[in-house]
Context: one part of a larger RNA
RNA sequence: CUGGAGACCCCCAAGGGGAAGCGAAGACCCUAUGGAGCUUUACUGCAGGCUGUCGCUGAGACAUGGUCGCUGAUGUGCAGAAUAGGUAGGAGGCGUUACACAGGUACCCGCGCUAGCGGGCCACCGAGCCAUCAGUGAAAUACUACCCGUCAGUGACUGUGACUCUCACUCCGGGAGGAGGACACCGAUAGCCGGGCAGUUUGACUGGGGCGGUACGCGCUCGAAAAGAUAUCGAGCGCGCCCUAUGUCCACCUCACGCGGGUCGGGAACCCGUGGAAGAGUGCAAGAGCAAAAGGUGGACUGACAGUGUCCUUCCUAACGAGGGACGCUGACGCGAAAGCGUGGUCUAGCGAACUAAUGAGCCUGCCCAAUGCGGGCCAUUAACGACAGAAAAGCUACCCUAGGGAUAACAGAGUCGUCACCGGCAAGAGCACAUAUCGACCCGGUGGCUUGCUACCUCGAUGUCGGUUCCCUCCAUCCUGCCCGUGCAGAAGCGGGCAAGGGUGAGGUUGUUCGCCUAUUAAAGGAGGUCGUGAGCUGGGUUUAGACCGUCGUGAGACAGGUCGGCUGCUAUCUAUUGGGGG
Numbered sequence: 001c002u003g004g005a006g007a008c009c010c011c012c013a014a015g016g017g018g019a020a021g022c023g024a025a026g027a028c029c030c031u032a033u034g035g036a037g038c039u040u041u042a043c044u045g046c047a048g049g050c051u052g053u054c055g056c057u058g059a060g061a062c063a064u065g066g067u068c069g070c071u072g073a074u075g076u077g078c079a080g081a082a083u084a085g086g087u088a089g090g091a092g093g094c095g096u097u098a099c100a101c102a103g104g105u106a107c108c109c110g111c112g113c114u115a116g117c118g119g120g121c122c123a124c125c126g127a128g129c130c131a132u133c134a135g136u137g138a139a140a141u142a143c144u145a146c147c148c149g150u151c152a153g154u155g156a157c158u159g160u161g162a163c164u165c166u167c168a169c170u171c172c173g174g175g176a177g178g179a180g181g182a183c184a185c186c187g188a189u190a191g192c193c194g195g196g197c198a199g200u201u202u203g204a205c206u207g208g209g210g211c212g213g214u215a216c217g218c219g220c221u222c223g224a225a226a227a228g229a230u231a232u233c234g235a236g237c238g239c240g241c242c243c244u245a246u247g248u249c250c251a252c253c254u255c256a257c258g259c260g261g262g263u264c265g266g267g268a269a270c271c272c273g274u275g276g277a278a279g280a281g282u283g284c285a286a287g288a289g290c291a292a293a294a295g296g297u298g299g300a301c302u303g304a305c306a307g308u309g310u311c312c313u314u315c316c317u318a319a320c321g322a323g324g325g326a327c328g329c330u331g332a333c334g335c336g337a338a339a340g341c342g343u344g345g346u347c348u349a350g351c352g353a354a355c356u357a358a359u360g361a362g363c364c365u366g367c368c369c370a371a372u373g374c375g376g377g378c379c380a381u382u383a384a385c386g387a388c389a390g391a392a393a394a395g396c397u398a399c400c401c402u403a404g405g406g407a408u409a410a411c412a413g414a415g416u417c418g419u420c421a422c423c424g425g426c427a428a429g430a431g432c433a434c435a436u437a438u439c440g441a442c443c444c445g446g447u448g449g450c451u452u453g454c455u456a457c458c459u460c461g462a463u464g465u466c467g468g469u470u471c472c473c474u475c476c477a478u479c480c481u482g483c484c485c486g487u488g489c490a491g492a493a494g495c496g497g498g499c500a501a502g503g504g505u506g507a508g509g510u511u512g513u514u515c516g517c518c519u520a521u522u523a524a525a526g527g528a529g530g531u532c533g534u535g536a537g538c539u540g541g542g543u544u545u546a547g548a549c550c551g552u553c554g555u556g557a558g559a560c561a562g563g564u565c566g567g568c569u570g571c572u573a574u575c576u577a578u579u580g581g582g583g584g
Stems, first nucleotide, its partner, number of pairs: 008584007017576003021571002029405004034401002036397004042200005048193008058165003062161014085147005092130003101126001103125003107120005169180004203216001204214002212233001217239006240388001241283001242345002247301007255279001257275006281290002284350001286348003305331009333342003356383005362378006412459001413457001414455003418452001420448006429439002466541001467539003471533001472530005479504003482499006507519004547565004551560003
């Protein structure tokens, strides 16, 4: 000097690996004493409907009820003259002169328990008949008054049923008039129906939420780390009562169990002896406690009483309700000779505010007095809130919305590694004999971070989610190809092992599939990782919005890791990285 390559600075172009790229305070999930739409046998209401009553709304007659009044009848337990309604008064009452009649006979009507009662009729007889006495719980329809039950007639008011009318009112008609008609319409009121509509509610805890459960009020033991206190959806169990004796007192007694013995009698009944500090029993959990008792038996009782306090606990250490307990005082009691004991059950669980209602030989009080009338208050008891310091309360949302949350789930990551994959130790056994050619139980120890879980540590003001495709890099626990060793390796073909990741590892059918199954080849058709590599590269079949169908579930709105058809894939590249080209 020529050619090539590279470093540095810069430019042009490209495709898009990264900037958990840009876009949108995540639509999934949870939370909120947030919202909305929808549903219903959620709660509470409101329209609306039906029915009754009243008003608008009047007339007439019939039938049949109710109430009140009047008239007339009627009322049978037994005994007893006999069909005695009740109470009171009561010693008399009615009748014989005729348009008359007590009583009797005959006839007619009504009632009837078949005994008779009431009325009519002067046809006949006729001057007395009925009470006061004995019997009966009660005495005369002798007479009078009032009242009760039943029946008939009648009057007033009123209801109901069916009917007629016309005048309100309604409808048709320009009108005349017609049709309907006290109904309907309208108004008021009461009961019932009433998602048609409205306002709301629909709890909490929670190894996400839901489902499940209650760890949501209490008691005991352990956890609990020798004071007290102490968490988890920690472990083991209980309570929401029961008992007038299973309570109180006094007296007497001693249990369970074992051994020995005793008629029936035995493993086990009852009796005797002996041992026996507690293993029995004490209403119920557990733990404490208890033996001349707190246990067992007997007797007497009701202290399981009324009132009023202090302290403790509930609630360690701040506060706090109901509830619970211990110890007093006052009164009245029980038992005991007495000391004393008795404020229920030996102790620790067995419980509930206000409002409201009922109850009370309770207390106070209002309506000028009084009241048997109408009220108010206090106290006590009972009734429940168990989500147990106590709202009056069901669901769906994929049509959804908002505020938030990585305080909390689904994907991915991280941690872990039970599960999973792989390896190893020991070697029982199989292998005709022989553990280790090959296979290898029980037990034990690892490695990995490909499965599935667990955790909830990053991300919910968003890191795009399965599979395929394209393209690149890596690992080795190697499928093929290479080298080597063992063999139950004659050779061939295998089987097992060691080193080794350079290269290769393909094509079809079915399915959205990953996977798997199948087909024909092949030297072989290996496994795994890279945000289950790769959607600012593609696809969009699946999943996972809105539409719709089926099955199943649900009263329903709707729901279903059940099925089915349909259903949008944004971004002009700043930096970085890379590729190609160019300049200095």
Large-subunit ribosomal RNA, domain V from Halodesulfurarchaeum sp., 584 nucleotides, folded computationally. The prediction has a mean pLDDT of 82. RNAcentral holds the full RNA, with entries from ENA. It matches the Rfam family "Archaeal large subunit ribosomal RNA". Gene Ontology terms of the family: ribosome and structural constituent of ribosome. The source organism's lineage runs through Archaea, Methanobacteriati, Halobacteriales, Halobacteriaceae and Halodesulfurarchaeum.